Transfer RNA from Jakoba libera, 73 nucleotides, folded computationally. The sequence is in RNAcentral, with records from ENA.
RNA sequence: GGCGGUAUAGUUCAACAGGUAGAACGUCGGAUUCAUAAGCCGAUCGUUGUGGGUUCAAGUCCCUCUACCGUCA
Numbered sequence: 001g002g003c004g005g006u007a008u009a010g011u012u013c014a015a016c017a018g019g020u021a022g023a024a025c026g027u028c029g030g031a032u033u034c035a036u037a038a039g040c041c042g043a044u045c046g047u048u049g050u051g052g053g054u055u056c057a058a059g060u061c062c063c064u065c066u067a068c069c070g071u072c073a
Stems, first nucleotide, its partner, number of pairs: 001072007010025004019056001026044005049065001051063003
C1' cells in the first nucleotide's frame, strides 16, 4: 500500500428487510437480618467512533475520516 472486519450504557454484548435503543453484569438506594452474603424491590444509565448525504423517518443504506483487529504483497 490492496482487501476484509469491528466501533452502541461504567463493562460484555443485542437490535434479522430503515419505524419508540434493549439485556446481563456493575454501581447506588430500599426492604429483610443480631450482622453480612445470597435472593427480592426500585433507581442509575446512551450526542449509537467523526463529519456529511439519501429518506417523512437512519444504530441500520451511501460517502469521508479516525482507532483497533485480521489477511495479501
It matches the Rfam family "tRNA". By type it is a transfer RNA. The source organism's lineage runs through Eukaryota, Discoba, Jakobida, Jakobidae and Jakoba.